[in-house]
RNA sequence: GCAGAAGGUCGGGUGGUCGCCCUCUCCAUGGGAGGGGGAGGAAAGUCCGGGCUCCGAAGAGCGCGAUGCCGGAUAACGUCCGGGCGGGGUGACCCGACGGAAAGUGGCACAGAAAAGACACGGCCUGUCAAGGCAAAGGUGAAAUGGCGCGGUAAGAGCGCACCGGCGAUAUGGAGACAUAUCGGCCUGCUAAACCCCAUCGGGAGCAAGGUUCAAUAUGGAGAGGAUGACGCUGCUCGCCGACUCUCCAGGUGGAACCGCAUGAGGGUGCGAGCAAUCGCAUCCCUAGAGAGAUGACCACACAAAUACAGAACCCGGCUUACAGACCUUCUGCACUC
RNA sequence: UCCCCGUUAGCUCAACGGCAGAGCAUUCGGCUGUUAACCGAAGGGUUGGUAGUUCGAAUCUACCACGGGGAGCCA
Numbered sequence: 001g002c003a004g005a006a007g008g009u010c011g012g013g014u015g016g017u018c019g020c021c022c023u024c025u026c027c028a029u030g031g032g033a034g035g036g037g038g039a040g041g042a043a044a045g046u047c048c049g050g051g052c053u054c055c056g057a058a059g060a061g062c063g064c065g066a067u068g069c070c071g072g073a074u075a076a077c078g079u080c081c082g083g084g085c086g087g088g089g090u091g092a093c094c095c096g097a098c099g100g101a102a103a104g105u106g107g108c109a110c111a112g113a114a115a116a117g118a119c120a121c122g123g124c125c126u127g128u129c130a131a132g133g134c135a136a137a138g139g140u141g142a143a144a145u146g147g148c149g150c151g152g153u154a155a156g157a158g159c160g161c162a163c164c165g166g167c168g169a170u171a172u173g174g175a176g177a178c179a180u181a182u183c184g185g186c187c188u189g190c191u192a193a194a195c196c197c198c199a200u201c202g203g204g205a206g207c208a209a210g211g212u213u214c215a216a217u218a219u220g221g222a223g224a225g226g227a228u229g230a231c232g233c234u235g236c237u238c239g240c241c242g243a244c245u246c247u248c249c250a251g252g253u254g255g256a257a258c259c260g261c262a263u264g265a266g267g268g269u270g271c272g273a274g275c276a277a278u279c280g281c282a283u284c285c286c287u288a289g290a291g292a293g294a295u296g297a298c299c300a301c302a303c304a305a306a307u308a309c310a311g312a313a314c315c316c317g318g319c320u321u322a323c324a325g326a327c328c329u330u331c332u333g334c335a336c337u338c
Numbered sequence: 339u340c341c342c343c344g345u346u347a348g349c350u351c352a353a354c355g356g357c358a359g360a361g362c363a364u365u366c367g368g369c370u371g372u373u374a375a376c377c378g379a380a381g382g383g384u385u386g387g388u389a390g391u392u393c394g395a396a397u398c399u400a401c402c403a404c405g406g407g408g409a410g411c412c413a
Stems, first nucleotide, its partner, number of pairs: 001334010013301006020038008040309001044320002047318005052206004059238004064202005069083005084098001085096004099197002104195002106191003121138001123134004146164002149161003165187002167184007210259004219250007232240001253413003266285008339409007348362004356393001364380005386402005
């Protein structure tokens, strides 16, 4: 210098004019003046997990759903960290839905003899031409009953042996996943993002949850179910509870205010523990809160330019997806120079 | 806020994980004096997109995109 890898930060600044939402103070209530605060890294998709709230005390079994190497972190997780194994890359490094096919059931089109515990098309060998032995080489296929070589044989075959692969047992190391070594011819097709099995987890609903206050109250009609147990515990059964429940039509009142709702598993800095995720301590900071839903428009300046994706609605931890451009740190490969 | 379903030819819809088809439409030919109807043939598909599982994906899984639908307020 070129090409990359990993991690992180920002994604606008200053001034002016006119506006919007919340809040505080003052003037004194029709309102006016001044001050302060006002979107994101994803606020998004709503894909997971939790807080919070109610449902009946939050019961049992089945079902259903989710997760799936090991250990740790955490409020919890499908997230994160570390490790193992497998795969990719020259490398920095990256990726992995990664339990079980030797529990059972199913599927494997076409082709092929045969698609899984059975078989022999062509072929090889023996032969008394009746039959018997064989699976090495051929052909088919995505896949053919471990691979390859030597020995062996009538021809062959893990039949025997060496190496490689798998499985099992033992020993050693490790907390474990697992690794290494030795032994045993034990050789078992693929598929669980097919049913399923195993282990673990999950009661349901969701801020229109739910609560307080004010105002107004008037209920009526039709139908269905219900002490042979409805409704209810949100799939079913048991168990519990114990008299109402559902649908349609007509009608009254407010369609009002407040809380929930912004101090939280919060953020910054420092120190300590830990490989890390994370945790502990100290100190500092307070940072949107509407209820048809606020944060916008224009101008000037510097800069190469002012442009990306995109707008909070109960809150938090993640994942995923979208994203113009700018910058920082560490590392790798190649080439060149000293 | 909580959920559900769909996307296949121009249109409406099929299709056990095993060669993507049917009807209508379009084009061409036939029949007819001509048109329609009818008969015959042809063309037309990234199965919404991108990945993955599998020997093999419209079908199974994940993430997106688009469209449609449902439920619920208090006294």
This is a predicted complex of two RNAs, RNase P RNA and transfer RNA, with 413 nucleotides together. The coordinates come from a structure-prediction model, not an experiment, and the mean pLDDT is 79. Rfam match: Bacterial RNase P class A. By type it is a ribozyme.